[in-house]
Bacterial RNase P class A from Ramlibacter sp., 357 nucleotides, folded computationally. Rfam family: Bacterial RNase P class A. Rfam links the family to the GO terms tRNA processing, dimeric ribonuclease P complex and ribonuclease P activity. Rfam classes the family as a ribozyme. The gene name in the source record is rnpB.

RNA sequence: GAAGCCCGCCAGACCGCCGCUGGUGCAAUCUGGGAAACCAGGCACUGGAGGAACGUCCGGACUGCACAGGGCAGCGUAGCAGGUAACACCUGCCCACCGUGAGGUGAGGAUCAGAGCAACAGAGACGAGUCGUUGCGCAAGCCCUUCGCAAGAGGGGAAGGCAUGACGGGUGAAACGGGCAAUCUCUACGCGCAGCAAUACCAAGUAGGCACACGUCGAUGGGGCCCCCAGAGUGUGCGGGUAGGUAGCACCGAGCCGUUUGGCGACAAACGGCCCAGAGGAAUGGCGGUCACGCCCGGUGGCUUCGCAAGAGGCAACCAGGCGCCACAGAAUCCGGCUUAUCGGCGGACUUCACAC
Numbered sequence: 001g002a003a004g005c006c007c008g009c010c011a012g013a014c015c016g017c018c019g020c021u022g023g024u025g026c027a028a029u030c031u032g033g034g035a036a037a038c039c040a041g042g043c044a045c046u047g048g049a050g051g052a053a054c055g056u057c058c059g060g061a062c063u064g065c066a067c068a069g070g071g072c073a074g075c076g077u078a079g080c081a082g083g084u085a086a087c088a089c090c091u092g093c094c095c096a097c098c099g100u101g102a103g104g105u106g107a108g109g110a111u112c113a114g115a116g117c118a119a120c121a122g123a124g125a126c127g128a129g130u131c132g133u134u135g136c137g138c139a140a141g142c143c144c145u146u147c148g149c150a151a152g153a154g155g156g157g158a159a160g161g162c163a164u165g166a167c168g169g170g171u172g173a174a175a176c177g178g179g180c181a182a183u184c185u186c187u188a189c190g191c192g193c194a195g196c197a198a199u200a201c202c203a204a205g206u207a208g209g210c211a212c213a214c215g216u217c218g219a220u221g222g223g224g225c226c227c228c229c230a231g232a233g234u235g236u237g238c239g240g241g242u243a244g245g246u247a248g249c250a251c252c253g254a255g256c257c258g259u260u261u262g263g264c265g266a267c268a269a270a271c272g273g274c275c276c277a278g279a280g281g282a283a284u285g286g287c288g289g290u291c292a293c294g295c296c297c298g299g300u301g302g303c304u305u306c307g308c309a310a311g312a313g314g315c316a317a318c319c320a321g322g323c324g325c326c327a328c329a330g331a332a333u334c335c336g337g338c339u340u341a342u343c344g345g346c347g348g349a350c351u352u353c354a355c356a357c
Base pairs, nucleotide, nucleotide: 001353002352003351004350006348007347008346009345010344012291013290014289015288016287017286018285020048021047022046023045024044025043026042030041031040032039033038050328055338057337058336059335060334061333062195063194064193065192074191075190076189077188078187079093080092081091082090083089094108095106096105097104098103109186110185114184115183116180117179131168132167133166134165135164137162138161142157143156144155145154146153147152199247200246201245202244209238210237211236212235213234214233220230221229222228255274256273257272258271259270260269261268262267293324294323295322296321298319299318300317302315303314304313305312306311
């Protein structure tokens, strides 16, 4: 110097003006909306997106229901040890594979319980058989031969058939002994079910329920009352839910930052400091300026390459101008992880190769 590998950080800064939204304080306890619950309105100060807020995949907190204990079913996890509230996450070590290496990847229990599966090639692929060679055995026919007049009986041989045993030239990842558990299964361990649209509280209509009283011997309504007319319901009380509202919900928390100590590490402890978004159709924005950054064009002087020269080209710096202001992406009960997306920039450790000393 080039290529690579691992870890960490940033994701424009500042000022002014105009807004949106949360909190705290102050004030009439005022004004408006609403039956109420409750909501909104002034001034000042102050907070206001991310490393992934994404996905909603895993684990928890929280809430309701269920629950003596155990088992079955279902779902999940799987080397060993540790971390953690917990996990399928993280750390260390072992093993296997990939890489020259730094390093990366791993769904890494069990195939003597049982079942299932294996492309192509190959005669044959999970049941044992099958192909070739060979040994032994079996019966009929064929050939040769012995005995016999003949029927028949005996011995030998070759090819084939059937049954059985041994071996393997070739194919293949694998040929009968193995593999796959990322197929069922077995073993061990874990898991009750639902989810903030959980859930709790306040609480309309004359929507519905219950109790009591009165009521065709006329309650009640029409009207101030009577006559009169209509007439089967009317009144009071209670409790549950819906619409609506509030809480849950932003909070001292498995919280954040720093230092020290322990530990190889994940992490833990002690001490000090800090308070850090909270909507509910859903705020976190817009405009202008300065600086920074990137790209383009021009100028100035400098260094340098080619060239006799004229001249042509390259490099970085400074000045002026123009343009852009950036990728992925937007909190929705909260937290710990994992996965996925991402313009670029900065820092650190390490590896390989080349060159120089």